[in-house]
């Protein structure tokens, strides 16, 4: 730091995921030890038990007990004194404490909290400082002790008593009121600080010592610490109040009656509506009030480069709570966690009357959870509370237990060790690989065991000795310093050290398709499963489970959750809006942001200095301490804001003063469909009246519905009447937009040009607002001619609710309101300014010539194009920017749900504006590329269509398939491109099927062991194969063993398979396609898939070939080169030939020839060369001339990059699976030959251009020894005897259509020849099932074939024979071969195929594509839903505990004052009333949650129905609004 994922492939947008960290975790596997930290996030749910806040006898009265010692009694075990226990436990007054410290985070969005101030509006127990006191007297009440009540808590009555408890009085102040100055700050007032008058407030004493002094007996005194009481100051700590800042939600837009303020009064420690009475009508609030949902707040904590984001355990600061509500008391301080008093829920007790309780304190129980420990030790330490101390108490803390919960350390061994060991995987079987890994040898000891030793954490205090100091009257005593002794450790016998023995006790977990490091074997076969994304699994799975091996981490290691990051995917740093989400439809315009030049003041913003603060821990540095780190000590740095405070004046606010260039305003101009209103006008359409006129108009792809003999269409005249303005009309004008189109008159709005004047910043932009706004639509009244939703009928159609057409209402027009939307688009907000040009057309000037006009130059506004930088993912903008800047405003954040639901405004409604969320999906989308494809375009071609010849299809065979059948009808091939195909030949065999018989190392091949020559008769039994059994037989090389081949039996490695995958391959082939195409290399263009060359104009058969061109070459392909044929020359001259010679039996037979014919060798010829035309002096084309042949002469071989998982595992080889006494092998016999039927290919024909009989004539190319097969005999024939020739230019070897002549005379025939009966004849072991062929007799369909459909352009189509392979026999098939030998093509509109260029696409499986919707089913969230239940809240009322408080207090009462006493006063208690008030309760409302019969749409599901909207002109272009 990136990366995967949308495409065929490419860039963008944009989501979605993933790599890191990092956690108070949980879950699964594992699990040696040590140190640090850390542990209920869930139900502030309930809580059994113990403990967590108690001390002080030096404030006080009283005051035991067990044991125990003495004594006395004496019934020797009891009783009774005294002493110790002891002034001790326990309990009571009193005083401090208990408001600390410790849990918790429910509340709370709030001065809570953070941070700065402020308090001149306030407090502060206990420290502490400095003064001043500490007199004098009084009644009381706990305990106690007696007694009543009660089951307990518990409560009473009567007596007694003490204090540092309580009261009263005395004195006093710089304390506290009043009240007169006086200085100062100041918020102007209860401020400070001073001077004076009056006035009002206090206390307690206690442990030691000492007797100097009065007195000598208590005491009193004096003294030291202490303690109280006032008053000043300090310190700590608290209380208010302000600035600022602190979450989300406008679908929460108003809230507020003590509400804001004031006055007077209470109250408080203190400001204030904190509280009361009058009074005034304020106060907040879009800079977000009120309401509602979350929530402690912070230092900090994770993470991140940083801004930020998220968090708020553990430590720290703060708040706020203590079963839940409310209230007070005491106190310095509380409205109090371990206090009280009421209520209310729950728990336990209870004798039923009536109590008693609050673990969110340490543990600990149950519940809830995925989940969080020990009912330990100690106060040894730190550190709080009492106390003078000793001490006591501290579940605050210290330590230790549990948990791999987390950080950090360490170890599970080191070094050698190839035979590359045994095994394990694998394997092409050689071999690789676990792997120097093991063993083996030589070493070391960390933890851990065990035995031993053995710290530091302790310093005080206190006691006591010495000693000096202060105090005092004192060498009592006390206080303070300093030195020694003594005496405290829970952790724990723990850290740590040392010794034994021993490699011994100590490794997992997760991955291994790509992201991501790491790979093979098996096993399942869209199953099991996996899976963060992408996706893997349908028989060869690096993806699923397993092994092995590997990779990464390691006492862990993986999910799982939730943070932040990658994410520039909320963009301040740091995005964007033409087409990808995305500019408001458009103006005015309030607030608010922003704003011109020049001078000057203030200094709020800004910017430097300085101070304060910013706690401590943390982080960051620098040291130190545990062996190292974690961790912990110490010191330092760093710090954003906040406050004061001292300067600067550039910009920015503000002020003041100018200024003119930003806007304005006047003055003259002309140009326009700008708007409104009133009027005028002709064309059309339609009606209406008349007139000609007569059978049809009318409509459409074609018709019909429809008008028309009751007179229409047409045509002519005349009239109503409504709407809409041809031409001019123009990517021309105007206007903000929406829009605007005859004419004319009025009223009016703005722009724009010229010149000068004149205001002086008067601007721009605009959230709320107002205002306009196409077409459809509402309402009310009108008016209505065309056109028209809906409506109806005609047609189309499979069906048509449409598209076509006849009609036709609303509407389309007016006025008057409402609505408030558009694809309201330039899919581009407005305003300023800068940034190259060129060219058009509107306005209006200005110039230079001419001066008539036009032309030319040139300024300014609008309005197009074209194009440069520069921007953009392109595409594309481009002075009219989508460039480069500035300033204000809307607006988006993946795709669907959805612009939808619910709430709300507005609206008569239709519905408009606002606008989610559950759930889902992994894409969705831009623009461009390269195919494909179009019922999109052009241009070319091919027997493609046309023109023609002939055929199939209609029979009858024949042959191959589907089907059906069968025991078996083996298999394969399925549009073209399968189907007379594999099969160039199925009676056995072939053969793979089916039935029967057998064999099991096999039929076939290698290796072993043994034994035999090999081989071959016979006989039995058998359908054979074969089984059994008897004989003949002894072979080649080799001295010798022996081997070589063959054959029998035996053993197990193998053989064997036409079984299965052609979708796992090779090879081989078919196709488009013998079409002209396909593809490189370097250039150059493009971000890039890619283009370019291959594309343009010409031309070809062709990417042939020219020209031109950012291309230039070249490669596979076209073409040639190759062979056969056409024609010629040389050479050769037999088995071919014979002109002349010459000879014959008349046969090129001889003899000769070498000319021709041929034969098979080498040559030669055609090359647009040659001429004319046309063409770009050009390829090329046309047309002549020679010539056997002329424009690639004919034909053949040859098939370019790919397409079609095309075809073949049954030619052949192959992976893999699969049989192994069978799926292999032998074999008899059947079957592939089957027959209701359909298809394809053909063969014969249907006849006179013909059959028939006679006769007669010309080929070529092939084949032959198990062979061709002459001639002669037999035989109607097939064929049979018999056999010359010939391994072949020799012989086999006769073409037939044709001609020539007879007949048949248009018929089911002298036409067809099927069938079928009868006789043969060939091949074969063998023709039943199942050959061919003869003969003879039989003689079916069938008269040219529907709809469709097939071949050919010349030596072709027709048509006649000839041969050849296969092969014992069997051909209408197939492969050749030659003879006779036509017609037609105007032409490229159509049909099929193809190629090239374009254009559109939402298609890439590429149109047999995509895809839309309703409906059926299955799930799923959601909305509405008679309503039902909750939970909040809010108003009203009613009822009202406990307490405060104000009054009354007749009942009751010590202190204090009057009185001799009774008594009285004062002051108080119980009790009452009265205001507030918690619960509760009625009533009505708001918000929200759960749930409901039954609806709505919506979303996902396997190949379900119906159709075909949309994508190509998608077959009616297509979308948006609207009904």
């Nucleotide at each position: 730091a990136g990366a995967g994922u949308u495409u065929g492939a490419u860039c963008c947008u944009g989501g979605c995921u993933c790599a890191g960290a990092a956690u108070g975790a949980a879950c699964g596997c594992u699990g040696g030890c040590g140190g640090c930290g850390u542990g209920c996030u869930u139900a502030a749910c309930a809580c059994a038990u113990g403990c967590a806040a108690g001390u002080c006898g030096a404030a006080c009265g009283a005051g035991a007990a067990a044991u125990u010692u003495c004594c006395c009694g004496c019934u020797u075990g009891c009783g009774g004194g005294a002493g110790a226990g002891a002034g001790u436990a326990a309990a009571g007054u009193g005083g401090c404490g208990c408001a600390c410290g410790g849990g918790u985070g429910a509340g709370u969005a709030a001065c809570g909290c953070g941070u700065g101030g402020a308090u001149a509006a306030u407090c502060u127990a206990c420290c502490u400082u400095c003064g001043a006191a500490u007199c004098c007297g009084g009644a009381a009440c706990a305990a106690c002790a007696u007694u009543g009540c009660g089951a307990g808590a518990g409560c009473g009555a009567u007596g007694c008593u003490c204090a540092u408890a309580c009261c009263g009085g005395a004195u006093a102040a710089u304390a506290u009121g009043u009240u007169a100055g006086u200085u100062u700050c100041u918020u102007c007032g209860c401020g400070a600080a001073u001077u004076g008058a009056g006035a009002u407030c206090a206390a307690a004493g206690a442990c030691g010592g000492c007797c100097u002094c009065u007195g000598c007996u208590a005491a009193a005194g004096c003294u030291u610490u202490u303690g109280u009481u006032u008053g000043g100051g300090g310190a700590u700590g608290a209380g208010u109040c302000c600035g600022c800042g602190u979450a989300c939600c406008a679908u929460u837009a108003g809230u507020u009656a003590g509400u804001u303020g004031g006055u007077g009064g209470g109250g408080u420690a203190a400001u204030g509506g904190c509280c009361u009475a009058c009074c005034a009508a304020g106060a907040c609030a879009u800079c977000g009030a009120u309401g509602g949902u979350u929530a402690g707040c912070u230092g900090g904590u994770c993470u991140g480069a940083g801004a930020g984001g998220a968090u708020g355990a553990u430590c720290a600061g703060u708040c706020a709570c203590a079963c839940u509500g409310g209230a007070a008391c005491u106190g310095a301080g509380a409205c109090a966690c371990g206090g009280u008093c009421c209520a209310g829920a729950c728990u336990c007790c209870u004798a039923c009357g009536g109590g008693a309780g609050g673990c969110a304190g340490c543990a600990g129980u149950g519940a809830g959870g995925a989940a969080u420990u020990u009912u330990g030790c100690g106060c040894a330490a730190u550190g709080g509370g009492g106390g003078a101390a000793a001490c006591c108490c501290u579940g605050a803390c210290g330590c230790a237990g549990c948990g791999a919960c987390g950080c950090c350390a360490c170890g599970u061994g080191a070094g050698u060790g190839a035979u590359g060991a045994a095994g394990g995987c694998u394997u092409u079987u050689g071999g690789g690989u676990c792997g120097u890994a093991a063993a083996g040898c030589u070493c070391u000891g960390u933890c851990a065991a065990u035995g031993g030793g053995a710290a530091a954490g302790a310093a005080a205090u206190u006691a006591u000795u010495a000693u000096a100091a202060u105090u005092u009257a004192a060498u009592a005593g006390a206080u303070u310093a300093u030195a020694g002794u003594a005496u405290u450790g829970a952790c724990g016998g723990u850290a740590c050290c040392c010794a034994u023995g021993a490699a011994g006790g100590a490794a997992g977990c997760a991955c291994c398709g790509g992201c991501u490091a790491a790979c093979u074997c098996c096993g399942u076969g869209c199953c099991a499963g996996c899976a963060g994304c992408c996706g893997c699994g349908g028989u060869a799975a690096u993806a699923c489970g397993g092994g092995g091996g590997g990779u990464g981490c390691a006492a862990g290691c993986g999910u799982u959750a939730a943070u932040c990051g990658g994410a520039a995917u909320u963009a301040u740093u740091g995005g964007g809006c033409g087409u990808a989400a995305a500019g408001g439809g458009a103006g005015c315009g309030c607030a608010g942001g922003c704003g011109g030049u020049a001078u000057u003041g203030c200094a709020g913003g800004u910017c430097a200095g300085a101070u304060g603060u910013g706690a401590a821990a943390g982080c960051c540095c620098g040291g130190g301490g545990c062996u190292c780190a974690a961790c912990c000590c110490c010191g330092g740095a760093a710090g954003a804001g906040c406050a004061u405070u001292u300067g600067a004046a550039a910009c920015c606010u503000u002020g003041a003063u100018a200024c003119u260039u930003g806007a304005g305003u006047a003055u003259g101009g002309g140009a326009g469909a700008g708007g409104g209103u009133a009027g005028u006008g002709g064309a059309a359409u339609u009606c209406c009246u008349g007139g000609u006129g007569u059978a049809g108009a009318g409509g459409u792809g074609a018709a019909a519905u429809u008008c028309g003999u009751a007179g229409a269409u047409a045509u002519c005249a005349g009239g109503a009447g409504g709407a809409a303005c041809a031409c001019c009309g123009g990517u021309g004008g105007c206007g903000a937009a929406g829009g605007c189109g005859a004419c004319u008159a009025c009223c009016u709005g703005g722009a724009c040009c010229a010149a000068u004047a004149c205001u002086g910043a008067c601007g721009c932009u605009g959230a709320g607002g107002c205002u306009c706004g196409a077409a459809g639509g509402c309402g009310u009244g009108g008016g209505g001619a065309g056109c028209a939703a809906a409506c109806a009928g005609g047609a189309u159609u499979a069906g048509a609710u449409a598209c076509c057409c006849u009609g036709g209402u609303a509407g389309u027009c007016c006025a008057c309101g409402c609505a408030g939307u558009a694809a309201a688009c330039g899919u581009u907000g407005a305003u300023c300014a800068c940034u190259a040009g060129g060219u058009g057309a509107a306005g209006c000037g200005g110039g230079u010539a001419u001066u008539g006009a036009c032309c030319c130059c040139u300024g300014c506004u609008g309005u197009g194009c074209c194009g440069c930088a520069g921007c953009u993912a392109a595409c594309g903008c481009a002075u009219u920017a989508a460039g480069u800047g500035a300033u204000c405003c809307g607006c988006c954040u993946g795709g669907g749900g959805a612009g939808u639901a619910c709430g709300g405004u507005c609206g008569c409604a239709a519905g408009a504006c606002u606008a989610a969320a559950a759930c889902u999906c992994a894409a969705a989308g831009a623009a461009a590329u390269u195919g494909a494809c179009g019922g999109g375009g052009g241009c070319c071609c091919g027997c493609a269509c046309a023109a023609g010849c002939g055929g199939u299809g209609g029979a009858g065979c024949a042959u191959g398939u589907g089907g059906u059948u069968u025991a078996a009808u083996u298999c394969g091939a399925c549009g073209c491109a399968a189907c007379g195909c594999g099969c160039a030949g199925a009676a056995c065999c072939u053969u793979a099927c089916c039935u029967u018989g057998g064999c099991u190392u096999g039929a076939c091949a290698u290796c072993c062991u043994g034994a035999g020559a090999a081989u071959u008769u016979c006989u039995a039994c058998g359908a054979a194969a074969g089984u059994a059994g008897a004989g003949a037989g002894u072979g080649c090389c080799u001295c010798g063993g022996g081997g070589a081949g063959c054959c029998c039996a035996g053993u197990g490695a193998c053989a064997g398979g036409u079984g299965c995958u052609g979708c796992a391959u090779g090879g081989c082939u078919g196709u488009c396609c013998u079409c002209a195409g396909c593809a490189c290399g370097u250039g150059u263009c493009g971000u890039g898939a890619g283009a370019u060359g291959u594309u343009u104009g010409g031309u070809u058969a062709a990417g042939u070939c020219c020209a031109g061109c950012a291309a230039c070459g070249a490669g596979c392909g076209c073409a040639a080169c190759c062979c056969c044929u056409u024609u010629c020359u040389u050479c050769a001259g037999u088995u071919g030939c014979c002109a002349g010679c010459a000879u014959u039996u008349a046969a090129g037979g001889u003899g000769g020839g070498a000319a021709c014919u041929c034969u098979g060798a080498a040559g030669a010829g055609a090359c647009u060369g040659c001429c004319c035309c046309g063409g770009u002096u050009a390829a090329c084309g046309g047309g002549g001339a020679g010539g056997a042949a002329g424009g690639u002469g004919g034909g053949g071989a040859u098939g370019a990059c790919g397409u079609c998982a095309a075809g073949u595992c049954c030619u052949c080889a192959u992976g893999g699976c699969c049989c192994u006494u069978a799926u292999g092998u032998c074999u008899g016999g059947g079957g592939c030959u089957a027959c209701a039927c359909a298809c394809g290919u053909g063969c014969u024909a249907c006849a006179a251009u013909g059959g028939u009989a006679a006769a007669u004539a010309c080929a070529g190319a092939g084949g032959g020894c198990a062979g061709c097969g002459a001639g002669c005999c037999a035989g109607c024939g097939a064929c049979g005897g018999u056999g010359a020739g010939c391994g072949a230019a020799u012989c086999c070897u006769u073409a037939a259509a044709g001609c020539c002549u007879g007949u048949c005379c248009c018929a089911g025939u002298c036409c067809g020849g099927a069938u079928u009966g009868g006789a043969g004849u060939c091949u074969g072991c063998a023709a039943c099932u199942c050959g061919a062929c003869u003969c003879c007799a039989u003689g079916a369909a069938g008269u040219u074939g529907g709809a469709a459909u097939c071949g050919c352009u010349a030596g072709u189509a027709a048509u006649c024979g000839c041969g050849g392979a296969u092969c014992a026999g069997c051909a209408u098939g197939c492969c050749g071969c030659g003879g006779u030998g036509a017609a037609u093509a105007c032409g490229u509109u159509c049909c099929c195929g193809g190629g090239c260029c374009u254009u559109g696409u939402a298609c890439a499986c590429a149109c047999c594509g995509c895809c839309c919707g309703u409906c059926a089913c299955a799930c799923c969230a959601u909305g509405a839903g008679a309503g039902u239940u909750g939970a909040u809240u809010a108003u009203a009322c009613c009822c009202g505990a406990c307490g405060u408080u104000a009054c009354c207090g007749g009942g009751c009462c010590a202190a204090c004052c009057c009185g001799c006493a009774a008594g009285g006063g004062g002051g108080g208690c119980a009790g009452g009333u009265a205001c507030c008030u918690a619960a509760g309760g009625u009533a009505u409302g708001g918000u929200u949650g759960a749930u409901a019969a039954u609806u709505a749409g919506g979303g996902u599901g396997a190949a379900g129905u119906c159709g075909u909207a949309a994508c190509a002109a998608g077959g009616u272009a297509g979308c948006c609004g609207u009904a």
This is a predicted structure of a 1523-nucleotide RNA (small-subunit ribosomal RNA) from an uncultured prokaryote.
The sequence is in RNAcentral, with records from ENA.
Rfam family: Bacterial small subunit ribosomal RNA. Gene Ontology terms of the family: structural constituent of ribosome and ribosome.